[in-house]
Molecule: SAM riboswitch aptamer (S box leader)
Organism: Bacillota bacterium
RNA sequence: CUCUUAUCGAGAGCGGAGGAGGGACGGCCCCGAUGAAUCCCGGCAACCGGGUCCGGUAAAAGGACCACGGUGCCAAUUGCCGCAGGGGAGGCGAAGGCUCUCCUGGGAGAUGAGAG
Repeated sequence: CUCUUAUCGAGAGCGGAGGAGGGACGGCCCCGAUGAAUCCCGGCAACCGGGUCCGGUAAAAGGACCACGGUGCCAAUUGCCGCAGGGGAGGCGAAGGCUCUCCUGGGAGAUGAGAG
C1' cells in the first nucleotide's frame, strides 16, 4: 500500500509540559490565548491475546467476569452534507428546477482482526 471482515447515536480529567492551530478531503458549521497540534500522566471501552468461572461425558461452540499484555479511543452521530432512490412540508398556473426536513442503500473515511 492492496484485499477480506466486524464495528462506528454509548463511554472517557477543573492534571503537567507545550505554544497555534485543529475537526481526513471539498463545501458548510464548529472548537481554540477562559489556551489548538504534540508529548507525559490519568481515564474509557473491551476488537485481539491471556486468565477465572459457566457450559458439555469429554473436546469444541457459545456465554459471564477480570482488565495482565497488544492496539484503539477520550467536543459536536465518522459534527453535517458530498452519490443514488424515496416520503413529507414550503413555494409555484403545470412540469422541471429550488428551499427545508425525514428514511433507505451506496461511496469515502476511521479502528480492530486476518491475508498478500